RNA sequence: AGAGUUUGAUCAUGGCUCAGAACGAACGCUGGCGGCAUGCUUAACACAUGCAAGUCGAACGCUUAUGGGGCAACCCAUGAGAGUGGCAGACGGGUGAGUAACGCGUGGGAAUAUGUCUCGUAGUUUGGAAUAACGGUUGGAAACGAUCGCUAAUACCGGAUGAGUCAAUGGUGAGUGGAUUGCUGUUGAGAAAGCUUUAGUGCUAUGAGGUUAGCCCGCGUCAGAUUAGGUAGUUGGUGGGGUAAAGGCCUACCAAACCUGUGAUCUGUAGCUGGUCUGAGAGGAUGAACAGCCACACUGGGACUGAGACACGGCCCAGACUCCUACGGGAGGCAGCAGUGGGGAAUAUUGGACAAUGGGGGAAACCCUGAUCCAGCGAUGCCGCGUGAGUGAAGAAGGCCUUCGGGUUGUAAAGCUCUUUUGUUAGGGAAGAUGAUGACGGUACCUAACGAAUAAGCCCCGGCAAACUUCGUGCCAGCAGCCGCGGUAAUACGAAGGGGGCUAGCGUUGUUCGGAAUGACUGGGCGUAAAGGGCGCGUAGGCGGUUGUGUAAGUUAAAUGUUAAAGACCUGGGCUUAACCUGGGGGAUGCAUGUAAUACUGCACAGCUAGAGGCCAAUAGAGGAAAACGGAAUUGCGCGUGGAGAGGUGAAAUUCGUAGAGAUGCGCAGGACACACUGUGGCGAAGGCGGUUUUCUGGGUUGGUAACUGACGCUAAGGCGCGAAAGCGUGGGGAGCAAACAGGAUUAGAUACCCUGGUAGUCCACGCUGUAAACGAUGAGUGCUAGAUGUUGGUCUUUUAGAUCGGUAUCGAAGUUAACACGAUAAGCACUCCGCCUGGGGAGUACGGUCGCAAGAUUAAAACUCAAAGGAAUUGACGGGGACCCGCACAAGCGGUGGAGUAUGUGGUUUAAUUCGAAGCUACGCGAAGAACCUUACCAGCCUUUGACAUGGUGCUUGAGCCUUUUGGAGACAAGAGGCAUCAUUUAGUUGGGGCACACACAGGUGCUGCAUGGCUGUCGUCAGCUCGUGUCGUGAGAUGUUGGGUUAAGUCCCGCAACGAGCGCAACCCUUUUUGUUAGUUGCUAACAGCGUAAGCUGAGCACUUUAACAAUACAGCCGGUGUUAAACCGGAGGAAGGCGGGGAUGACGUCAAGUCCUCAUGGCCCUUAUGGGCUGGGCUACACACGUACUACAAUGGCAGUGACAAAGGGUCGCGAUAGGGUAACCUGGAGCUAAUCCCACAAAAGCUGCCUCAGUUCAGAUUGUCCUCUGCAACUCGAGGGCAUGAAGUCGGAAUCGCUAGUAAUCGUAGAUCAGCAUGCUACGGUGAAUACGUUCUCGGGUCUUGUACACACUGCCCGUCACACCAUGGGAGUUGGUUCUGCCUUAAGGCAGUAGGCUAACCGUAAGGAGGCCGCUGACCACGGUAGGGUCGAUGACUGGGGUGAAGUCGUAACAAGGUAACC
Repeated sequence: AGAGUUUGAUCAUGGCUCAGAACGAACGCUGGCGGCAUGCUUAACACAUGCAAGUCGAACGCUUAUGGGGCAACCCAUGAGAGUGGCAGACGGGUGAGUAACGCGUGGGAAUAUGUCUCGUAGUUUGGAAUAACGGUUGGAAACGAUCGCUAAUACCGGAUGAGUCAAUGGUGAGUGGAUUGCUGUUGAGAAAGCUUUAGUGCUAUGAGGUUAGCCCGCGUCAGAUUAGGUAGUUGGUGGGGUAAAGGCCUACCAAACCUGUGAUCUGUAGCUGGUCUGAGAGGAUGAACAGCCACACUGGGACUGAGACACGGCCCAGACUCCUACGGGAGGCAGCAGUGGGGAAUAUUGGACAAUGGGGGAAACCCUGAUCCAGCGAUGCCGCGUGAGUGAAGAAGGCCUUCGGGUUGUAAAGCUCUUUUGUUAGGGAAGAUGAUGACGGUACCUAACGAAUAAGCCCCGGCAAACUUCGUGCCAGCAGCCGCGGUAAUACGAAGGGGGCUAGCGUUGUUCGGAAUGACUGGGCGUAAAGGGCGCGUAGGCGGUUGUGUAAGUUAAAUGUUAAAGACCUGGGCUUAACCUGGGGGAUGCAUGUAAUACUGCACAGCUAGAGGCCAAUAGAGGAAAACGGAAUUGCGCGUGGAGAGGUGAAAUUCGUAGAGAUGCGCAGGACACACUGUGGCGAAGGCGGUUUUCUGGGUUGGUAACUGACGCUAAGGCGCGAAAGCGUGGGGAGCAAACAGGAUUAGAUACCCUGGUAGUCCACGCUGUAAACGAUGAGUGCUAGAUGUUGGUCUUUUAGAUCGGUAUCGAAGUUAACACGAUAAGCACUCCGCCUGGGGAGUACGGUCGCAAGAUUAAAACUCAAAGGAAUUGACGGGGACCCGCACAAGCGGUGGAGUAUGUGGUUUAAUUCGAAGCUACGCGAAGAACCUUACCAGCCUUUGACAUGGUGCUUGAGCCUUUUGGAGACAAGAGGCAUCAUUUAGUUGGGGCACACACAGGUGCUGCAUGGCUGUCGUCAGCUCGUGUCGUGAGAUGUUGGGUUAAGUCCCGCAACGAGCGCAACCCUUUUUGUUAGUUGCUAACAGCGUAAGCUGAGCACUUUAACAAUACAGCCGGUGUUAAACCGGAGGAAGGCGGGGAUGACGUCAAGUCCUCAUGGCCCUUAUGGGCUGGGCUACACACGUACUACAAUGGCAGUGACAAAGGGUCGCGAUAGGGUAACCUGGAGCUAAUCCCACAAAAGCUGCCUCAGUUCAGAUUGUCCUCUGCAACUCGAGGGCAUGAAGUCGGAAUCGCUAGUAAUCGUAGAUCAGCAUGCUACGGUGAAUACGUUCUCGGGUCUUGUACACACUGCCCGUCACACCAUGGGAGUUGGUUCUGCCUUAAGGCAGUAGGCUAACCGUAAGGAGGCCGCUGACCACGGUAGGGUCGAUGACUGGGGUGAAGUCGUAACAAGGUAACC
């Protein structure tokens, strides 16, 4: 410090997620030791048991034990016990329920108290009456009492005294006055306690200090406005009361105030802080342990005592709960320490000791102390140590991987040599303790012995993010923090090997901060990503021109006080180190106080004129309101002319019309509206505003004077007003238009688009509504920052032009922006104020409030769900977008297919099997250039297992082999017989080769995966494209080049150009064909010469010609003219065998289709191994209701038949072609000349031509089918070959919708040959013969190319995607109600209690002439008041038949709304 994730890729926006640190944690696996910390975060739930607050005999009496004394009563000493009395139980310890508060924090303040403590001062005098204990009687189950009697005190009471105190009242001083206060009189009030035995200690009053506590104030202290008004003791005053103390703290009276948008009140949540965690910081989160404060003690209320409490282990009352009970009554409060139950993911021992520190009591000894100090349990955390060290390569064995060579685990182990931290045993043995006292503890620590001995795991290894392979699994099982893995080769699941990380721990989960500049103070935004209010006026508030003076609130500076300790930081020290503990130091942003400064802001005062306003003059305008008026048009009505249609559409129909429409002429009525002018022209704040005239009225602009005012300004939360259209109310109006509605069309449907009608409405008046894509998607104001070009309204000037002010528009510099774009009318540079945003969906929805007549508007969530949603731009692809161009693409033609029969292939069906593959174009006479057996992969049956084939081992044997034959069998095979032949090599069965047998490695597989692959192939497409280097432009993807203007078959070439070059393609080079030449002349040829002959290159001869096959030449837009940019090129002409690429072929760019092929071949992986291998016989691939493709033959006269009859090319041939001749009607047979081929053969080419017959018919067309007899091939023609003869003679008379080929030697038509092949072609390949028609042209169909445009597509339109319905699940709203919490108001009831009153009862101290009085206690009464009751509200939750929408789900249903002009542009 960043990273992953939206896209084909990019930039930016934006969310989600990760890496870090932390924890009072929990869970999983694992676990050696020690130190230091730490341990109910949940039920402030309920608690058994024990302990946690007592002590004092030096305050007091009594009882009692032991000892002593005494005759005894009794006394003394040491103990024990309860009681009276004193002090302490208000500390210490726990918890965080309540509390949003002067509770806490911080800084101040005045009207206070303060036991014990310290230092002073003055005292400590004199009397009295009781009472508990105890004893008697007595009640009760108990708890606990009742009554009578006795007794003490430092318990209680009276009197005296009063330094000082307090109160009242004088004098006098300080203080400017006052507030306040010093000094000094008088009067009054109120004290005490002794114990012990000479040393003290208590007690009383009072002063000072200290400590502690109470009270008040400034500031700070969570969320919600879907909580906006709250408060009656409420706010203040006076008198009184009360308190330690100010105060409505309380009360009576008076006044009517007080708090609140700087958030009152209400609701929810919460103890606050030092600190802790995190962070660079600012911040954010948090408030365990330690420390300070507060609150609470079963729940609620109350007071008593006391220095201090409204009291955790005190009291009273009420309530709930638990326990005891003799049913009459009683007892209790672990949020003290342990512990139990319960809750929970989860948190320890019913331990030791007062040795230390501290606390209470005591004079002290001492007692008490679950405070505390220790120990125990828990890896809960932090820190430290260990689980060994050195050496050791045969790189052992084993494991794993492997390309089988090896690699790795790995110096790791073993082995050898050492050490002993830890551990065990034994010995010694502290500090903590100033004199004694040690729970911890025989602990820490030290020493010795023993012995490598007792001690390693967890997570991860696709990217983020360090670390990779094999096997298993096969969208299963599973993983997952995000992206995402898994559908047969998974580095992502599970295991193993190896590796990486951390280490007595490691992972997971949860939570917090960080990263997140993702709430932005530091430090964000709002044209299109979320986000400018529809517009104005204006209140509070915020901000504000210029000069001076004052002030010093803000501000700045230094200072002082404070900011507890601990923590954090720096620096020392102590535990072996560290954690930990500890000394010192600095700092502590804050608050307060006084001082100083005065630039800026504020405040006060006095000025100024540049902002703002105002005066005068001029001026533009659909600015607003009201009234009046006008013409044209539509429509309707009346009258006339006229006579059949009109209207409407893509085409029609509904509709109107012979009852006279439409058309046309005249007249009348009524309502609405503004076309030309009209202009990115004008006006207005926006909405909006358009005939003319008049009236009223708002705002603006320019110029002038600088005469006047003198900051009067800007913005604007709330508030008020205006505000299109539609809609609502009341009343009018209604021509045209026109939701709804009706009809006609269209359509699969058509509740639409189109047409004919048509009502609200549109219009007017008044009122409401208050919203729009109310948009410039751009808030208002001010200042500053290049220009250019229009236009509008002014003014000026030197008037074709320029200057300046106000508007409006286009381009553009700097700059800005993610880009697009903006650019003086900013989206630039700055300032001021307001509004708004914080992922998508749910949702601008629900609930609540406000407004509205309603419709609805406004304000405005959550649960749940997704990992994206969205912006701009890029490259493609696509469009029922555009422009240009090409192609047998259409058109123009010729011939077909689709109908028939047959052949062949496919689908389907059938079958034991009908082997497999190919599937739109680009499968279907395709693989297959040829299935009777074989082929053959399929089926049935039989047989075989190292195998039909390869390599290796051992043993035996030996030429390999060929021919004939017997038996069994369907055959494979098994068992024989005979014959021919009998390897090379070596000293040697020695070696090689062969055969047989055995065992094992292995062979074998047309088994699977073409979606694991190579190779090959198809297709777009022989289309003209596809790219690169450098440079340039762009943040980038990318662009440029390759676009543009021409041209071409062509990215072919030329010109231009931020491009310049280059590559693969195009073209050319290659083959063939067309012309010529040269060379050569047999097997070819024959012109001239000669021979022979019926004839024939037959022969001599020749190589001229033809031809053959090698080498050359020719054609290049070269020449002329025109067009064109002086180019490229095009058009025409000449010459030429050929002319504009001469014709044809081979040649197929980057890539696309996971195209095809594992059954050509090769190959990874998987599978089979007496079988999915191998062999054989027979069958099947040839089936047959049917459907499709491709062909052949036809339907006839441009023909058929018969006769006659000329002319090719290119091929093939020795297991072959086979002549002449003969036989057969023929297929064919017999036979065998020649030929290894320019020699011989296949081999007569056919159509054409000529002659004759047929005469339009199912025929002398057509030939299927069938019968029968033959031929050939072959081991074998039944399933299942081809051919011949005779006989038979089907459909078919030119083919629906639709569709195919072809542009010249082409189509059409005619035959010939070849491959495969024993035989089998209508198929395929090749060859020549005859030989056309048409092309205006590019509107349309299909395909392709280039540019451009739109896009929500990128698996790329066979794309994407919306809504209803059906089903399942989830959360949520409404809901008759039901139920619970909380709170408010009224009334009733009042426990305990203090207060007030009263005088019924009782009464020791004091007074008293003894009757009584004062005082006290009880009682009674009153107001107050907890709990409770009752009635009615508010608010929050739970639940609820039914119901609403929402979300999510696999491939459901219906349509096709959006994205392209999305097929009716879309949207609000």